[in-house]
The RNA shown here (c-di-GMP-I riboswitch aptamer) has 93 nucleotides and comes from a Desulfobacteraceae bacterium. The coordinates come from a structure-prediction model, not an experiment, and the mean pLDDT is 81.
RNA sequence: GCUUGAUAAAGGCAAACCACCCGAAAGGGUGGGACGCAAAGGCACCGACCUCCGGCCGUUUCAAGAAAAGCAUGAGGCAGCGGGCCUGCCGGG
Numbered sequence: 001g002c003u004u005g006a007u008a009a010a011g012g013c014a015a016a017c018c019a020c021c022c023g024a025a026a027g028g029g030u031g032g033g034a035c036g037c038a039a040a041g042g043c044a045c046c047g048a049c050c051u052c053c054g055g056c057c058g059u060u061u062c063a064a065g066a067a068a069a070g071c072a073u074g075a076g077g078c079a080g081c082g083g084g085c086c087u088g089c090c091g092g093g
Stems, first nucleotide, its partner, number of pairs: 002093004012037002017032006035080001041086003045083003049077004055071002059068004
């Protein structure tokens, strides 16, 4: 340097759920808590997925200018969905 996670040690992270806080929401932060994780460390570059304050639309409804539904070229989210990039502990080959 490449490859690998069968065994072992030191340790690490923390899903659901609960509390408080931030956010319109998706979701995020902190604490508790552990389903899991060998990158469950970092980055929204690509695809998927989620949200819709605002925007668009003018189908539906009605109290007649609003509500609901719908849309994503927009904005946001998700790194514990897959790919990609960067970094990294221990053991085996």
Annotation:
Of the family's consensus pairs, 94% are formed in the model. It was read from a public genome assembly, where an Rfam model found it.